Background:
This is a predicted structure of a 76-nucleotide RNA (transfer RNA) from an Anaerolineae bacterium. The prediction has a mean pLDDT of 80. Rfam family: tRNA. By type it is a transfer RNA.
[in-house]
RNA sequence: GCGCCAGUAGCUCAAUGGAUAGAGCGUUGGUCUACGAAACCAAAGGCUACAGGUUCGAAUCCUGUCUGGCGCACCA
Numbered sequence: 001g002c003g004c005c006a007g008u009a010g011c012u013c014a015a016u017g018g019a020u021a022g023a024g025c026g027u028u029g030g031u032c033u034a035c036g037a038a039a040c041c042a043a044a045g046g047c048u049a050c051a052g053g054u055u056c057g058a059a060u061c062c063u064g065u066c067u068g069g070c071g072c073a074c075c076a
Stems, first nucleotide, its partner, number of pairs: 001072007010025004018056001027043005049065005
């Protein structure tokens, strides 16, 4: 340099182009307990990487950019 894949909550991941983007773990608070763990209840936590485009409607489709991973090429 070229190609492919990925980017969504702190982490791991869902979500047929269609209502207000969800789950588990974790965090915080509460219940319980002599205390803690476990269990149960609740809450907080999101610019769906960024910018455009298509569409009545985009996490999803298209284009570009950025970041990461893999492969190929180059390597005096």